[in-house]
Molecule: transfer RNA
Organism: Candidatus Heimdallarchaeota archaeon
């Protein structure tokens, strides 16, 4: 330098193919249960999706550029 993959909630990940205002599990908070704790059950908070731009009525999703990480190749004679 080139190809491919990845970046979404505190953590681990889905959702992209098929555009329609984002979900699961664990964790956290509240309540119930208990003498109390744990377990279990119910409810809730929490991210506008790595950054910038484009297309579109509408973008996590399509297109372009960039950043970071992973991997393979090339160069380093």
């Nucleotide at each position: 330098g080139g190809g491919c993959c990845g970046a979404u909630a505190g953590a681990u990940c889905a959702g992209a193919c098929u555009g329609g205002u984002a979900g699961a599990u664990c964790g956290c908070c509240u309540g119930a249960u208990u003498u109390g704790c744990a377990u279990u059950c119910a409810g809730g908070a929490g991210g506008c999706c790595g950054c910038g731009g484009a297309u579109u009525c509408a973008a996590a999703u399509u297109c372009c550029g960039c950043u970071c990480g992973g991997u393979c190749c090339a160069c380093c004679a």